[in-house]
């Protein structure tokens, strides 16, 4: 230099041939207990990396960036 994958909740990840964004864990509240832990129940938590484009509608498609990871080339 070139190519590819990935970027979604605090963490680990689903979801994607466009149509109101989910799980597990963690944290919080409650139940239970003399009290903790465990277990159970519930609620909450998101500008879906950024900027544009297409569209009635974009996490999803297109273009350009940024970051992380991986691969390839460099024959002078």
């Nucleotide at each position: 230099g070139c190519c590819g994958a990935c970027a979604u909740a605090g963490c680990u990840c689903a979801g994607c041939c466009g149509g109101u964004a989910g799980a597990g864990c963690a944290g919080c509240a409650c139940u239970u207990u003399c009290g903790u832990a465990a277990a159970g129940u519930g609620a909450a938590g998101g500008u879906c990396c950024c900027c544009g484009g297409u569209u009635c509608a974009a996490u999803u498609c297109c273009g350009g960036g940024u970051g992380u990871c991986g691969g390839c080339u460099c024959c002078a």

The prediction has a mean pLDDT of 80. Transfer RNA from a Candidatus Peregrinibacteria bacterium, 76 nucleotides, folded computationally. The RNAcentral record of the sequence draws on ENA.